[in-house]
RNA sequence: CUCUGGAAAGCAGGCGACAUGGGUGUUUCAUGUGCGCCUCGCCGAAGAUGUAAGCCCGAUCCGGUGCAAAUCCUGCCCCGGAAAAGGUGAUUCUUUCAGGCUCCAAGACAGAG
Numbered sequence: 001c002u003c004u005g006g007a008a009a010g011c012a013g014g015c016g017a018c019a020u021g022g023g024u025g026u027u028u029c030a031u032g033u034g035c036g037c038c039u040c041g042c043c044g045a046a047g048a049u050g051u052a053a054g055c056c057c058g059a060u061c062c063g064g065u066g067c068a069a070a071u072c073c074u075g076c077c078c079c080g081g082a083a084a085a086g087g088u089g090a091u092u093c094u095u096u097c098a099g100g101c102u103c104c105a106a107g108a109c110a111g112a113g
Base pairs, nucleotide, nucleotide: 001113002112003111004110005109010040012039013038014037015036016035017033018032019031020030021029022028023027041101042100043099047097048095050093054088055087056086060082061081062080063079064078066076067075068074
């Protein structure tokens, strides 16, 4: 990349546009739509967001040894331990941003080539 399988949730309501049909003086009624906008409800399996442990980094604190100073106050190096913030970090988890809610299309994932 190709083929196959592949779940969930309203055929929701309103307005408009277009098409068809009936009535008709202006106009009105009904049906339909890969149509547009809005409202409410809902789904998780395009994508995306967030996230545990662990790891990285590390303010700061404690202990030990050594050195310096010594009136007071301590300071520095090394070793060990604890450790905030930050970074990284998986999912079928999460949020529903996106997407979707008759069919079609899409579709994580799986199988075959």